[in-house]
Overview
A computed fold for a 349-nucleotide RNA from an SAR202 cluster bacterium, annotated as Bacterial RNase P class A. It matches the Rfam family "Bacterial RNase P class A". Rfam's curators write: Ribonuclease P (RNase P) is a ubiquitous endoribonuclease, found in archaea, bacteria and eukarya as well as chloroplasts and mitochondria. Its family is annotated with ribonuclease P activity, tRNA processing and dimeric ribonuclease P complex in the Gene Ontology. Its mean pLDDT, the model's own confidence on a scale to 100, is 75.
RNA sequence: UCGGUAGAUUGGGUGAUCGCUCCAUGCCAUAUGGGGAGGAAAGUCCGAGCUCCACUGGGCAGGGUGCUGGCUAACGGCCAGGCGGGGAAACCCGACGGAAAGUGCAACAGAAAACAAACUACCUCUAAAAAGAGGCAAAGGUGAAAUGGCGAGUUAAGAGCUCACCGCUUCAAUGGUGACAUUGAAGGCAUGGCAAACCCCACUCGGAGCAAGGCCAAAUAGGAGAACCAAGACAGCUCAGGUCGUUCUCGGGUUGGCUGCUAGAGGCUGCAAGUAAUUGUAGUCCCAGAUAAAUGAUCACUGUCUCCAUCCGGAGAUACAGAACUCGGCUUAUAUAUCUACCUUCAAC
Numbered sequence: 001u002c003g004g005u006a007g008a009u010u011g012g013g014u015g016a017u018c019g020c021u022c023c024a025u026g027c028c029a030u031a032u033g034g035g036g037a038g039g040a041a042a043g044u045c046c047g048a049g050c051u052c053c054a055c056u057g058g059g060c061a062g063g064g065u066g067c068u069g070g071c072u073a074a075c076g077g078c079c080a081g082g083c084g085g086g087g088a089a090a091c092c093c094g095a096c097g098g099a100a101a102g103u104g105c106a107a108c109a110g111a112a113a114a115c116a117a118a119c120u121a122c123c124u125c126u127a128a129a130a131a132g133a134g135g136c137a138a139a140g141g142u143g144a145a146a147u148g149g150c151g152a153g154u155u156a157a158g159a160g161c162u163c164a165c166c167g168c169u170u171c172a173a174u175g176g177u178g179a180c181a182u183u184g185a186a187g188g189c190a191u192g193g194c195a196a197a198c199c200c201c202a203c204u205c206g207g208a209g210c211a212a213g214g215c216c217a218a219a220u221a222g223g224a225g226a227a228c229c230a231a232g233a234c235a236g237c238u239c240a241g242g243u244c245g246u247u248c249u250c251g252g253g254u255u256g257g258c259u260g261c262u263a264g265a266g267g268c269u270g271c272a273a274g275u276a277a278u279u280g281u282a283g284u285c286c287c288a289g290a291u292a293a294a295u296g297a298u299c300a301c302u303g304u305c306u307c308c309a310u311c312c313g314g315a316g317a318u319a320c321a322g323a324a325c326u327c328g329g330c331u332u333a334u335a336u337a338u339c340u341a342c343c344u345u346c347a348a349c
Base pairs, nucleotide, nucleotide: 003343004342005341006340007339008338009337012302013301014300015299016298017297018296020036021035022034023033024032025031038320042331043330045329046328047327048326049325050209051208052207053206055241056240057239058238059237060236062205063204064203065202066201067081068080069079070078071077082096083094084093085092086091097200098199102198103197104194105193119140120139122135123134124133125132126131148166149165151163152162153161167189168187169186170185171184172183173182174181175180213259214258215257216256223250224249225248226247227246228245232244233243234242266285267284268283269282270281271280272279273278303318304317305316306315307314308313
């Protein structure tokens, strides 16, 4: 210097004129002051705050998560590690408990794909040949996968049959909170894979949702029928306790206004602890609350980038996209510009 990896910031600005909306003060003037769309507001994938439902405890069913240790209000999130995989590396990904409880799946090919199994070939005997009997799973073939791998020895030909190394199982020691790692010893040890198949194990889970809910006004038909006196209901079933004049069906009126609605698990800055996520503490700030839906329009100058140009300058472009109860995450889209740390190639000293 080119390229790459990880993280963070930005998401145009200023002025004038006019317009919309919220709050406060003031007030019968229509004034003064202050505020007004994001890093993802998107997706609605998770978790909660909050509201309502008489529910509370146990069991079964059903759902979710799945290595270890921490953080958090909680999570399927984040941080740090372990193991496995990818990459030359910085780094990235993981649906990461159990296959010796059981069931199931693997088309076709192949002898054979889970109590099954020998096709071609090789060796021995009959033996001269064919054919037959026996041995074998090392070589070849099929396949995604074929009786642990590789090398040597034995053998009629072979084979963990034997030996060394690797792998696997068990035990012990050391280190670690732990998942695990290292070392040593013993054992010829497996006919494997898939649980993002059913299943087993561990932990965990009430439901519905701001169109929740509350108040006011108005109007209609204080309508009709059925069951019942703990029957029934209490957001799957069941047991126990508990609560309630209930439960079900048909029909009618209201579709208006106010509230919920924004001061918070809040933001910013400093210090301290911690590898970090984060926690504590001190100070400081108030940053949209619309309701068919405001947060804008015009003009001028200017910022950034690209191209042309001797100069003056000229032309073009400027992303993804818009709150609707709130918050913590994840995922997806994103023009330009800036910064930090790391990895590798090349070059110079």